This is a predicted structure of a 1544-nucleotide RNA (small-subunit ribosomal RNA) from a soil metagenome. The sequence is in RNAcentral, with records from MGnify.
RNA sequence: UUUGAAGGGUUUGAUCCUGGCUCAGAGUGAACGUUGGCGGCGUGGAUUAGGCAUGCAAGUCGAGCGACAAGGUCCCUUCGGGGACCGGAGGAGCGGCUAACGGGGUAGUAAGGCGUAGGUCACGUACCUCCAGGACCGGGAUAGCCGGGGGAAACCCCGGGUAAUACCGGAUGACCUCCCGGGAUGUGAUGUCCGGGGAGCAAAUGGUGAGAUUCCGCCGGGAGAGCGGCUUACGUGGUACUAGGUAGUUGGCGGGGUAACGGCCCACCAAGCCUGAGAUGCCUAGGGGGUGUGAGAGCAUGGCCCCCACCACUGGGACUGAGAUACUGCCCAGACACCUACGGGUGGCUGCAGUCGAGAAUCUUCGGCAAUGCGCGCAAGCGUGACCGAGCGACGCCGCGUGCGGGAUGAAGGCCCUUGGGUUGUAAACCGCUGUCAGAGGGGAGGAAAUCACGUGGGGUUCUCCCCACGUGUUGACCGAGCCUCAGAGGAAGCACGGGCUAAGUUCGUGCCAGCAGCCGCGGUAAUACGAACUGUGCGAACGUUACUCGGAAUCACUGGGCUUAAAGGGUGCGUAGGCGGCCCUUCAAGUCGGGUGUGAAAGUCCCCGGCCUAACCGGGGAAUUGCGCCCGAAACUAGAGGGCUUGAGUGCGCUAGGGGUGUGCGGAACUUCCGGUGGAGCGGUGAAAUGUGUUGAUAUCGGAAGGAACGCCGGUGGCGAAAGCGGCACACUGGGGCGCAACUGACGCUGAGGCACGAAAGCCAGGGGAGCGAACGGGAUUAGAUACCCCGGUAGUCCUGGCCGUAAACGAUGAGCACUGGACGGGAGGGGCUUCGGCCCCUCCGGUCGCAGCGAAAGCGAUAAGUGCUCCGCCUGGGGAGUAUGGUCGCAAGGCUGAAACUCAAAGGAAUUGACGGGGGCUCACACAAGCGGUGGAGCAUGUGGCUUAAUUCGAGGCAACGCGAAGAACCUUAUCCCAGGUUUGACAUGUACGGAUAGUCCGCCUGAAAGGGAUGGGCUUGCCCUCGGGUGAAACGUACACAGGUGCUGCAUGGCUGUCGUCAGCUCGUGCCGUGAGGUGUCACGUUAAGUCGUUGAACGAGCGAAACCCUUAUCCUUAGUUGCCAGCGCGUCAUGGCGGGGACUCUAAGGAGACUGCCGGUGUCAAACCGGAGGAAGGUGGGGACGACGUCAAGUCAUCAUGGCCUUUAUGCCUGGGGCUGCACACGUGCUACAAUGCCGCGUACAAAGGGAUGCUAAGCCGCGAGGCCAUGCAAAUCCCAAAAAGCGCGGCCCAGUUCGGAUUGCAGGCUGCAACUCGCCUGCAUGAAGCCGGAAUCGCUAGUAAUCGCAGAUCAGCUAUGCUGCGGUGAAUGUGUUCCUGAGCCUUGUACACACCGCCCGUCAAGCCACGAAAGCGGGGGGCAUCCGAAGUCGCCGAGCUAACCCGCAAGGGAGGCAGGCGCCGAAGAUGAACUCCGUGAUUGGGACUAAGUCGUAACAAGGUAGCCGUAGGGGAACCUGCGGCUGGAUCACCUCCUU
Repeated sequence: UUUGAAGGGUUUGAUCCUGGCUCAGAGUGAACGUUGGCGGCGUGGAUUAGGCAUGCAAGUCGAGCGACAAGGUCCCUUCGGGGACCGGAGGAGCGGCUAACGGGGUAGUAAGGCGUAGGUCACGUACCUCCAGGACCGGGAUAGCCGGGGGAAACCCCGGGUAAUACCGGAUGACCUCCCGGGAUGUGAUGUCCGGGGAGCAAAUGGUGAGAUUCCGCCGGGAGAGCGGCUUACGUGGUACUAGGUAGUUGGCGGGGUAACGGCCCACCAAGCCUGAGAUGCCUAGGGGGUGUGAGAGCAUGGCCCCCACCACUGGGACUGAGAUACUGCCCAGACACCUACGGGUGGCUGCAGUCGAGAAUCUUCGGCAAUGCGCGCAAGCGUGACCGAGCGACGCCGCGUGCGGGAUGAAGGCCCUUGGGUUGUAAACCGCUGUCAGAGGGGAGGAAAUCACGUGGGGUUCUCCCCACGUGUUGACCGAGCCUCAGAGGAAGCACGGGCUAAGUUCGUGCCAGCAGCCGCGGUAAUACGAACUGUGCGAACGUUACUCGGAAUCACUGGGCUUAAAGGGUGCGUAGGCGGCCCUUCAAGUCGGGUGUGAAAGUCCCCGGCCUAACCGGGGAAUUGCGCCCGAAACUAGAGGGCUUGAGUGCGCUAGGGGUGUGCGGAACUUCCGGUGGAGCGGUGAAAUGUGUUGAUAUCGGAAGGAACGCCGGUGGCGAAAGCGGCACACUGGGGCGCAACUGACGCUGAGGCACGAAAGCCAGGGGAGCGAACGGGAUUAGAUACCCCGGUAGUCCUGGCCGUAAACGAUGAGCACUGGACGGGAGGGGCUUCGGCCCCUCCGGUCGCAGCGAAAGCGAUAAGUGCUCCGCCUGGGGAGUAUGGUCGCAAGGCUGAAACUCAAAGGAAUUGACGGGGGCUCACACAAGCGGUGGAGCAUGUGGCUUAAUUCGAGGCAACGCGAAGAACCUUAUCCCAGGUUUGACAUGUACGGAUAGUCCGCCUGAAAGGGAUGGGCUUGCCCUCGGGUGAAACGUACACAGGUGCUGCAUGGCUGUCGUCAGCUCGUGCCGUGAGGUGUCACGUUAAGUCGUUGAACGAGCGAAACCCUUAUCCUUAGUUGCCAGCGCGUCAUGGCGGGGACUCUAAGGAGACUGCCGGUGUCAAACCGGAGGAAGGUGGGGACGACGUCAAGUCAUCAUGGCCUUUAUGCCUGGGGCUGCACACGUGCUACAAUGCCGCGUACAAAGGGAUGCUAAGCCGCGAGGCCAUGCAAAUCCCAAAAAGCGCGGCCCAGUUCGGAUUGCAGGCUGCAACUCGCCUGCAUGAAGCCGGAAUCGCUAGUAAUCGCAGAUCAGCUAUGCUGCGGUGAAUGUGUUCCUGAGCCUUGUACACACCGCCCGUCAAGCCACGAAAGCGGGGGGCAUCCGAAGUCGCCGAGCUAACCCGCAAGGGAGGCAGGCGCCGAAGAUGAACUCCGUGAUUGGGACUAAGUCGUAACAAGGUAGCCGUAGGGGAACCUGCGGCUGGAUCACCUCCUU
């Protein structure tokens, strides 16, 4: 000095990590949509290098040349005119220069290019500048022109004649060129310099001018400047699914050619040359300065401008020239287009405009040479689509404006609203002001200064030349600032967005529709996400969208990433190239470092200054240009050279452990088969069976024989090996390791792309072998099925030899080597020291466990690193598609190795957390099971529900937790959008306003009607407040009208409240602290204990809250108080009798208060605990029984029909009133009950003992009537008084005698009673008669652990009555069984696995079927590309021939000849073309293959919990499918036991 770096969204219930997708930024030659006032400066055919009408884009010079018109002069004249001279327009011609620049484009080109730095000792250069010279003597033609001819045209031919700065010959000639030779320089050289000799090569003495040594030209030479040619090094895309390429190829000698080197070309010789640092091929592409982005490094790009290259319809070729192999020149071939008289011609916009086509898309057929520049010219000047300007396009950048100030009643309108208001909003209106831009008029700086002409003056050697100064004259296509005047706020604002990211929200509409969407995602009736409105936010003449680039992306990581489990270590070794490499010394200077110097064009970028009012834009100066070259220097490090060393590495010697390898032989146990003996009915197999086997004698057992495979114990997280792998014993051969010694070599090392070798199991080929096991296969089971799991058999295979294969979860999911970095414990192999001999200590190597630091996303790793470093190799870059397709290669095959894309998804993943779940585990509870008692399920009936039916059978409730539930009372009422019918509309009910007016309320009457309602109308009674009593007010009420009422209409998935359930289960949390990156954990775990997270102990926890418990009610005992309506022991009265009466408080009881129970006491167990067990006492004992009470939460559980309530819907109806019907319908199904089936019973008669309740339109005694229900009459009681009221079972006596009965009572008939307006649909009760099913209930299932079950009756609520057998209570009688936790169900805690988290009613796989999309294969078909071979062979260069033609020079008087040239011919080469065989790429293709996606369909259930057969990998076979099975392997398997090890 350098000023420079941001992230967010999205995987999960949550977390951390990995990882992709996506957004915010900047940019563009853009396009599209909506909108659009002005100006400045820029910029604009990116696609079809597709085709082009028309005009213009390169000319100029008369001072190079000849001729011609008008005109002029002179002469002649036949008066028509002719001739000479002058003149010279204009168009052409000859000639010169230019035309090779300028302008356009990017097709080709991956190197003949470009960039940077060099070389040229291998070269050129017209015009320009400078220097010094020169220009002599001649000659012959030819255009134009004239005449003639051909052709439609283009154009051509013949004859005649003419000029030159055109052409030719000769001369002279050097410092030029070449040759010979010498000297100097120099390492050398063909170079340079200086002499000598020889040969060769010039010119226009033209133009102007009165006049030229002088001006303009001409010739040769030298020099310069500028511009070129060639060449060297380095740099400059992709692809190895292109690995070999090359015959002029590589080099040499000689030659040709060129301005010049060269294999550039040719002949000959040699066999080279390029290539993994990527040749060759293929694909793509002009390169650079720069530009965009970025903190930078990079990445992307090459439009405008500048430099370079290349191209000019396509391909080939040369000519001219200083320069071209030539954009608007030539020749040939081809395609295309045009003209044509059909014979033949013409053309080349990738110049400027313009046109068509294609496309999302890119302009005027403009003006001018005024300026700048270029060509020509002495000049004037001419030309110039270069250029300068204008036009069109918001295409970009920049600037300006659309007004400024005041203005609150915060107007109107809009929108929202809780109706109060808020907002739009000082915004508008209104008042005052200004005058930018645009508009009109005027005027006009500047872009212009030169050139030139003339004049004057000065200077240069006197000139026609040049320079300077001054004066006068002359030149603007286009633009026009600033200024003056006029008018007037007048003409000028939109676009996108508002769910998060991301600034900005409300209402309505819509209702998974219509639509939105960059990602996540919105929309299924309250959408800030769709559409609209209002409003807000952002930018603003623009704003959005799309496309593309960079960024963010450290997401290819050089700066700056990774590989145990996320994607990623090669299966293992040996080793080539390469990379890297120990200690010391010397040297060199390639790398490296420092200094200097040259270059790095300009423009651009940055800084400073300046010019347009500013900016954009432009000018000047500086910096930078990180690069490359050259020079000088340094010497630590790396490399190179030389010398040395021993510690790395290796060798030697000694010792040593071992399932290391290969081969040969041997052994025993077991098994199977065979033979024989004994024996006699089964054996075998399973969850249970069966198939199988056995009286032809199995199994079992004994003896013998044969065969094959494998090697028990030892055996061990013990050993060996590179890995795969290796296990009986012996021998032979053989590899490696360890320890020790320190004798030898002297860095000989490490790694290792390719390569080579080894490489489990399965599999393949050939030949053997075959006991057991055992894919396939057969059979038996299981099952819905069972192509499986289980069982009986069984082939290949498993074994051996030889040869293939080359893959595995080939795993430590961890490449190899070296070094460094606390420890502890134990195993194996060696060595050393000490020893009291028991042992102790130390070193090396191998193999383990736990752990410090550190690392890690975490789990974990932790001297055997996943720590800290170095070196080398391999590999990864989202998931799926896919290890697939294609190509290549290997293999006998199976298949291996290499290895994509389209398409598709917004994730796929890792680790850990909390839950939930498991056909995981442990512990523990519950009438959960078991034990027991009684039921349900069968019958009849009752009741609820489903279903069916119906005009309607209103609605809700739906596993547990709906179904005798809402219903604690459906004949009408209730009762409802239930149905039919009749009516009503401010309403049956509330509030308010306005008007009316006293018309009002109630009772009794009339008509119509089923009623409601409607209509008419009379009578009786009644009225708030004020009051001066006359009345006033109009309050209530009524009528009309309007606001509104009303709705059991919808949404319980918008809600409140209430409730059910898990569950009376023991849990759920918080504060602080601690641990963890975090979710979270700890506390709340563990041990003991409890009904309990109850309590105790320990512990990084300490405390606390909600629950549990307790407090409350009731019940059980006692006491106190009180004593009526209750009670009556004692005293008294009375009665046939009764607490009936006096009295009494003792008792019972009533109802208020209290006591009592607390593991308090004793013993035992237990941790000195909590507590548990037993006992005593006690009415009651470990919560005494019962009730009320229900944590955080779950089920979008239930209820909009209890009520409340948002929204929606309805409003002469979905409201309201009324009559009738329905909710009771019945072939069925289910739930809950009642009564039973009988003798522990039923019936009759007699006779005891409750509690709790109810009672005034009520309960009703007694009496009478009735068989009875009930009736009549009448009494008591607002009730501890009276009534309901009898309790029943029980007990006593009698009957029945096991039967469809004296059981059972359904059903039906008849006759009655009661309530009620009314019992037909559709009430209850009574009597008589009738007497059905039913003889104890299949699968299955419910309740209950004590005053319980069972059984017996009583009361109440609702209610006129009652379908109540229901419900809620009450008491009476009153059991049995269990002391267990294996199982079923549910629950709690801990732990484990998980791919679940809507949480197992989870997740999820494959076939098949359907739709759609992209891709592969495919008989083929079509096309492109570059080569190869053969044929043909244009133009043309070159070579040869050249009898034809031929002015200049030569010979010759001439004719003619010669030299040279030309035509023509031949040859080599040679484009296009033709043919052939291959290669390669693209398109298409009947059919076919898998793949992705899709609302969802079919079949199964493979995987995730031990996923119900643990899963997975490789391989092989099989099967609708997931898959199954065999062999070997892995743990990335749960669980239990044992062993071993570790820690304490």